[in-house]
């Protein structure tokens, strides 16, 4: 240059085109002499710009980031 594969909460990891979930994490709270466990609440997210479509994490199109492979 060229081919593939990824890109979702703080981490990981789902999700036939139709309410973006789970698990640990965080923060209140219950329990506890205290701490741990463990229960209840909450808290956060689809890489970017466009199209297509009633409707996009999911489909096309470029860009951008990582991994791999060719030369």
């Nucleotide at each position: 240059u060229c081919c593939c594969g990824g890109g979702u909460a703080g981490u990981a990891u789902a999700a036939u085109g139709g309410c973006a979930g789970u698990a640990c994490g965080g923060u209140g709270g219950a329990u506890u002499c205290u701490g741990a466990c463990u229960c209840c609440a909450u808290u956060a997210a689809u890489c970017u710009a466009g199209g297509u479509u009633c409707g996009a994490c999911c489909c096309c199109u470029a860009g951008c980031c990582c991994g791999g492979g060719a030369a």
This is a predicted structure of a 71-nucleotide RNA (transfer RNA) from an uncultured Candidatus Berkelbacteria bacterium. The sequence was found in a public genome assembly. Its mean pLDDT, the model's own confidence on a scale to 100, is 81.